[in-house]
Molecule: small-subunit ribosomal RNA
Organism: uncultured bacterium
RNA sequence: AGAGUUUGAUCCUGGCUCAGAGUGAACGCUGGCGGAGUGCUUAAUACAUGCAAGUCGAGCGAGAAAGGUCUUCGGACUGAGUAGAGCGGCGAACGGGUGAGUAACACGUAAAUAACCUGCCCCCAAGUUCGGGACAACCUUGCUAACGCGAGGCUAAUACCGGAUGUGGUUUAGGAGACUCAUGUUUCUUAAAUUAAAACUACGGUGCUUGGGGAUGGAUUUGCGCACUAUUAGCUAGUUGGUGGGGUAAAGGCCUACCAAGGCGAUGAUAGUUAGCCGACCUGAGAGGGUGAUCGGCCACAUUGGGACUGAGACACGGCCCAGACUCCUACGGGAGGCAGCAGUAGGGAAUCUUGCGCAAUGGACGAAAGUCUGACGCAGCAACUCCGCGUGGAGGAAGACGGUCUUCGGAUUGUAAACUCCUUUUAUCAGGGAAGAAAAAUAUUCAAAUUGACGGUACCUGAUGAAUAAGCAACGGCUAAAUACGUGCCAGCAGCCGCGGUAAUACGUAUGUUGCAAGCGUUACUCGGAAUCACUGGGCGUAAAGCGUACGAAGGCGGACUAAUAAGUCAGAAGUGAAAUUUCAGAGCUUAACUCUGAACCUGCUUUUGAAACUGUUAGUCUUGAAUAUUAGAGGGGAUGAUGGAAUUCCUGGUGUAGCGGUGGAAUGCGUAGAUAUCAGGAAGAACACCGGUGGCGAAGGCGGUCAUCUGGCUAAAUAUUGACGCUGAUGUACGAAAGCGUGGGGAGCGAACAGGAUUAGAUACCCUGGUAGUUCACGCCGUAAACGAUGGACACUCGUUGUCAGAUCCCUAGAGGAUUUGGUGACCAAGCUAACGCAUUAAGUGUCCCGCCUGGGGAGUACGUCCGCAAGGAUGAAACCCAAAGGAAUUGACGGGGGCCCGCACAAGCGGUGGAGCAUGUGCUUUAAUUCGAUGCAACGCGAAGAACCUUACCUGGUCUUGACAUACCAGUGCCCACUUUAGAGAUAAAGUUUUUUCUUCGGAAAUACUGGAUACAGGUGCUGCAUGGUUGUCGUCAGCUCGUGUCGUGAGAUGUUGGGUUAAGUCCCGCAACGAGCGCAACCCUUGUCCUUAGUUGCCAGCACGUAAUGGUGGGAACUCUAAGGAGACUGCCUACGCAAGUAGGAGGAAGGUGAGGAUGACGUCAAAUCAUCAUGGCCCUUACGACCAGGGCUAGACACGUGCUACAAUGGCCGGUACAAAGGGUUGCUACUUGGUGACAAGAUGCUAAUCUCAAAAAACCGGUCUCAGUUCGGAUAGGAGUCUGCAACUCGACUCCUUGAAGUUGGAAUCGCUAGUAAUCGUGGGUCAGCAUACCACGGUGAAUACGUUCCCGGGCCUUGUACACACCGCCCGUCAAGCCACGGAAGUCGGUCGCGCCCAAUAUUGUAUCCUUAACCUUCGGGAUGGGAGCAACUAAGGCGAGUCUGGUAACUGGGGCUAAGUCGUAACAAGGUAGCCG
Repeated sequence: AGAGUUUGAUCCUGGCUCAGAGUGAACGCUGGCGGAGUGCUUAAUACAUGCAAGUCGAGCGAGAAAGGUCUUCGGACUGAGUAGAGCGGCGAACGGGUGAGUAACACGUAAAUAACCUGCCCCCAAGUUCGGGACAACCUUGCUAACGCGAGGCUAAUACCGGAUGUGGUUUAGGAGACUCAUGUUUCUUAAAUUAAAACUACGGUGCUUGGGGAUGGAUUUGCGCACUAUUAGCUAGUUGGUGGGGUAAAGGCCUACCAAGGCGAUGAUAGUUAGCCGACCUGAGAGGGUGAUCGGCCACAUUGGGACUGAGACACGGCCCAGACUCCUACGGGAGGCAGCAGUAGGGAAUCUUGCGCAAUGGACGAAAGUCUGACGCAGCAACUCCGCGUGGAGGAAGACGGUCUUCGGAUUGUAAACUCCUUUUAUCAGGGAAGAAAAAUAUUCAAAUUGACGGUACCUGAUGAAUAAGCAACGGCUAAAUACGUGCCAGCAGCCGCGGUAAUACGUAUGUUGCAAGCGUUACUCGGAAUCACUGGGCGUAAAGCGUACGAAGGCGGACUAAUAAGUCAGAAGUGAAAUUUCAGAGCUUAACUCUGAACCUGCUUUUGAAACUGUUAGUCUUGAAUAUUAGAGGGGAUGAUGGAAUUCCUGGUGUAGCGGUGGAAUGCGUAGAUAUCAGGAAGAACACCGGUGGCGAAGGCGGUCAUCUGGCUAAAUAUUGACGCUGAUGUACGAAAGCGUGGGGAGCGAACAGGAUUAGAUACCCUGGUAGUUCACGCCGUAAACGAUGGACACUCGUUGUCAGAUCCCUAGAGGAUUUGGUGACCAAGCUAACGCAUUAAGUGUCCCGCCUGGGGAGUACGUCCGCAAGGAUGAAACCCAAAGGAAUUGACGGGGGCCCGCACAAGCGGUGGAGCAUGUGCUUUAAUUCGAUGCAACGCGAAGAACCUUACCUGGUCUUGACAUACCAGUGCCCACUUUAGAGAUAAAGUUUUUUCUUCGGAAAUACUGGAUACAGGUGCUGCAUGGUUGUCGUCAGCUCGUGUCGUGAGAUGUUGGGUUAAGUCCCGCAACGAGCGCAACCCUUGUCCUUAGUUGCCAGCACGUAAUGGUGGGAACUCUAAGGAGACUGCCUACGCAAGUAGGAGGAAGGUGAGGAUGACGUCAAAUCAUCAUGGCCCUUACGACCAGGGCUAGACACGUGCUACAAUGGCCGGUACAAAGGGUUGCUACUUGGUGACAAGAUGCUAAUCUCAAAAAACCGGUCUCAGUUCGGAUAGGAGUCUGCAACUCGACUCCUUGAAGUUGGAAUCGCUAGUAAUCGUGGGUCAGCAUACCACGGUGAAUACGUUCCCGGGCCUUGUACACACCGCCCGUCAAGCCACGGAAGUCGGUCGCGCCCAAUAUUGUAUCCUUAACCUUCGGGAUGGGAGCAACUAAGGCGAGUCUGGUAACUGGGGCUAAGUCGUAACAAGGUAGCCG
C1' cells in the first nucleotide's frame, strides 16, 4: 500500500466481498512447563448452608459454669472479676457489590457560595461547679406454639434531669470604623435577654464543655460540553415573576396565602426510543469511528413502592415502620425473611471458577494498650481465557535403505529425514540445601538481645540419571504462500466473494506431498480499518444517484472603497487547573520478557490576566465604482379588456344537374333517385388566424402570433444629475404555474377519449375506415402536476479568437445597400482549461467567491402507515421487512434490423427443358419383424458410406459349437509335422480312424531352426460406448475477396489508423489522395487439358507425288509432304491506333487461330457450424473376457396400408415401325477381349484365329439422311403386369440374379399448389466407353455427335461483399424481453375482533409516617398557693400520601377468519408491450 467481482473487451460510476488489528469471548480438533493478568456480557431471576461489623471493664452495675486443689462433706479456694448478657460510648453513612433506573447540573470541565454544614484529627482561648430522680441487667410473677409481651420490686454510670458560673456564642436595639462583587461583608463597642460541662486514672495522662481557626469530607448554584426520532410542533396553573409567611445546614415556588400573566420553543420546547457518566480502552497516518469489562473518580440502587427515625453524616445493602409479590415456620391465633458482600446452589444461556488458607503484610473499626474484628486485603485452587518466556534436542550421516506416493516405467519425491556414530541435559523425575517479603508497634529500659510468615519446604541453588518425559491445527482454483493421484459423477458435497460438481474435478471426499502458524491452530460473533462508501481534513449533482417547474421574499448566511476608535472573534506571553493509573520517551528491579518501579514529557481543554491591532465583528465619520431614481430616445406574438376583418369548414334555403359519392393497401360500414357528390347564389354558427414567419422577437417560468383602440408590467441605449452600500442569496412562507381533470352557468362549427359499426387478423376489446358523446371554447372557482428539459439553481468577477443575426448608439469619409468602434440579446465554430467519455468552451460543464436545494448500490417504492392539502381524481411528506451481486453511464469491436447507400451472383427478370400427376427403378422415413445390422437428417441426409447384399461380403437374427482362443509375442513338454488324400457320423463347424510326411550342423551323445499338438500364464480379441476427450480426413459459407502482422501515429483504454475516401476491376485488381510506411496468407500468375503455328522424330499411325498389285482395301516397294502421335518451342502483353480520363483503366478499331482472365480443370486465406466420421485408419478413457470374443448352417439386410427424395420410360406424327445409307471420340482386354465359321428366331452354344495391343479385338456408333407405311386412336403410342418356354454366370438363382423367345398389353392423352437446372459448343437431344464385377447398372465416372433460345434491366425474392446508422443483442434476432393467469415458498400492509403494555386525567378508598389540632386518656425528675401547672406519652380528628379500586381515554405491541399487492422459484398457460423505423417511433404527466 491494495485486491476480486457488472462487459465479448474498455474506461468510469457504484455497491458487495477479502487481506490487518482487536475482544471479559464461545465452539471444533489438539495440548509439555513456568511467570503475570483475567474470569455471569444472559435472569436487577430465586436462593439451602457458612462466613462478610464490631469493639471498649481505663464509662457502669451485676456476674456464672465445667475443670482443678483442699475438705470436718456443710463447703472453701481456684477457674475469675474470666465467659456470656445488659446500661452507656464510638463505629455501623466506611469498606465490599451491581448498573435496574436516569438524556439529568447525572457526569466531565471551569467557576460561584457575600446562601452553607462538617463527628473523629491539629492549633489557640476559656472552663470542667452543686445537686436530683429513674430505667435495664438482676429477683418474684403472668401470658404465648413461637417471636416475644407484660405486672411488681432492687440498682449504677461518661445514661437522663435541674441549679450555678459565662471566656465566649446567639438574639434584639444602638454607636463608630474598614472593605467589597449588587443584595452586602467584616472589626470594635454599649445595653438587655438567653445559653455549657462527666468523669476515669496506674497520677504520667486520657476524656468532657463553650468559642475561634485549620484540615478533611460534604451540600447547593452557574457557563460550556454530553444519543437518536419532526411520520413528536406546540408545551406549561406552582406554571413564570413579585410581596408576606413557613421550612432547611443553606439560596430558592422548596411549601403556603395574595397579586400580576407570564415562562419555554425551529439555535428543536414537549413527547417517544435507547443509555449509568468520565479518566480511559480498541482501531486509525491523522481527523475521526466504536466501546465504557478488569484498575481509578463521580452518580444511582439494595425483593417492589412509600415513609420517616437516630445521627456530625442516611431517608441507611447485612437498621426501623407500612403496603404489594414471593418463600419459610405455625398449636391457624400469629410470626420470620431479603447474597446486585465472599464462597456456593437452582434456573437462564454459546458461555464465566473453590461452600480453600491467613490476618504474616497493606488498609479499616473499636480500644490508653495488649488486642479483638475485618470473604477489604494478602495468598493458594480451577480454566491455553489473554499476554510473555522456555522446551520437545544438537553435530555428523548416501547404500540417497525399507515403506509410502506419483510415474513418460527411465525414474522422481518423502530425504540427512530415518537407521547409525558422537555430544548436550534447559525442562520433567529423584536426592540434598533453602530464602527475601519483617521492622515497626508493644513490653522493659542503660545499652543490647529476643518475638512474629498464610503463601511454603514455595522461589532459588547444588548433585544424579538418561534423548530420555513433550506437536498439533488449518490451508493448497483466483484473491493468497502451497499440487498430484484415486473415489464420486449437477449425486454426495464445498463456498468469504467470484464460483466448483452433469465420467479424465489442482475447488467435493481420502491419500501422499507442500505451504502457513505453532502449545496452539481454525471457525463463529462483534468493533475500527481498508471505505475519499456521509468526504472538517477529503466527494459529488448535463447524460451514471442527485438543481425545487418558476419567481418574490420575513428570519438566517455572506457582503464595495477610505479614515478613526474599540478589542468580541483572532494572535502572543504569564498564572491556575487539567487527580492517580494508562499511553510515549529515558532509566531501574524480577536470569529475559510480559509485569512492576522511578523520572520526564504529554493531557491538543477550560478559566484568569497582560499585551498586539493586520483581518472579521462593533461604533463613528466620509466616498462612488455595486444598487437605485430622474431626463431623452427605442424595439417587441409581454399582460388585461373591448371592438372588428377576411379565407376556410359545416349546416340551412334556393337554382343547375344525374348516378353515383366517399373511403382504402384493397374493401366495407356510411351518404345518395325522398336527387347526394359536383357547381352557383344567399344566409347562419363557432373556432382558429395561411402568406409575412426567420436556430427572428418578448416574458421569471408556464407561455405569447389576423387587425384596431384603451389600460398596464418589464427591457435596452446614450448622456448628465441625484441618493450614498440602500446589495446578493434565501430554510418556513406567498404568488404564478402547459395539458388533462373537477364544480356552476353559457356555447358547441371543426376535431374528438368513451361508445357503435365496417375492415384486418388465429384472435384484434388496437393500428386503418365511417360515425360519434364528454372534452376542446367563454365566465367564475378548484386542481398544482409534466421528458414543467439547456435533463445544466441564483448572483458577481476573471480568462485566446472567427463568423452570422436582432435592438440601439458614437465616429469617419470618397456620402454608400459604405467603413470603423461600442452596449445589450440570440446562434454556429473553435484555443487554453475541464470532462469517464460524449462533449462544454466569455450564454462554461473553465478559474474563483457567496447563498440555497439535492444525492449516497439495484429492486421492494415514490409503495405502506401516519399527518397536511383537495369536492373528487389525487397531491405533498415518506419508511421497513425481504430479495439480489449487481443495477448503471460513455465509448469500442462484432452480430443483427420488416434502417439507408453502393456492388456482385442463373438471385430475380427474359428464355429453354424438367420435377410435382402415371408405371417402374433406387434411397429414406414410418410400420412390421426373431432380425429387417450400423451410420448420414435444412441448404451442406435421402441412385449418400455402398466403384455393384443369392452364399461370402455381414457388422443383424435363430440354432449348433470353441475358450490362451480365428490373429501377435514370450515359456515348458511332446511329436515330426504342415500340405495332400481316404473312410465314417453330422446341416456344417467339428469329431473319430487311417495313408503320407522335415531342414541345417554334429565330436553321432546331441544342438539349433521350423511346424503342429498339449499345458500354464502374461495376454489376444471386440464393426462394444463416448466424433461433446481426440488425431487424421471431409463437407459448408465460397473460388466469396477477404483475413492479418511489424514499426509509426492517435486514443486514459478497449481499440483506431493502415484496410477508410475518389475512381477502377472478376478481384483489398490497380491508380490517385491520405499519419501512415511496409509486409504476410488469400486474388492473379506459375501447373494440366484444349484452340494456331513451327522444329524434331516416323511405327503399329499416315499416303501428296512415283512405282507394283487387287474385284476391292497403304495391300506392297517407297516416301516424310499432309493427318496423327509426343517431346520441345513460338504465340496475347491493353503491345499498336482512335476517343475519354491526372492516372489506373474503359469503349471502339486494326492485325491475329485466339483479345482484354481465350475456354475448361487442378488449386479452397483467417475462420464459422462442439457440422460429419471411434463402422476406413489411428487413439485417451470406460466397458465385455466359457463372451459384447471366435467358428458354422439357415434366415435377414430384398418385408409393406403408407409418405418423401432422386431417376428411367412414356403419354406420341419434330413420332412409331420396316428397309437402305453415312460420319466419332475416348476407353477396356490373357482367370481377358475375341475375329471368322457353323447351329439356334434369340439369349447363346460348338469349333477356331489374332492380340500382353496406334498392330488383334470389344466395335454395330446413334440421332441424322433416303424411301415406305401408320393418320390422331388409349392407337402399329406406351410398355407395366402376368403365363409359358429358354440362355448364361455360379457349390447353389426358392426366399433373391441378368438376359432371350412366344403370349398378355395396366396406368398414362403433358401433370394442382409448389419447385429445379441452364448464359454457348452451353441447355436440350443422341448414342459410345469404363470402373465395380463370377453374374447383376435406369446409378456413378468419362467420351464424342447434332445443336438452340434469351438476358430490357437490378424494383422485388434468395445468398454474399463494402461503407454508414440504430441497438436494452454478445450462446450475438432461432437474440433479448413484458404482463395477466396457474403452482409452491417467504416477508409485509389492511381487517370484524381479541390479548397485553404504557402514560396522563377524573373520582373512590386510604396503611404507616410527618405536620397541625388540643376533644379524651395518661404522665418519675422541675415549679407549686398542693388544687394543680409545665413537660412527656397514647388515642381521636384534619391535611398530604404509597399501594389498591372504578371510569373514559392517549400512545404502543402481539395475535386473527378473510383480504391486498410485493419478492423468489431449469424446462406450465396466454399473448408479444419494449430493444432495429421492434414492424402503429418511443417516453413523461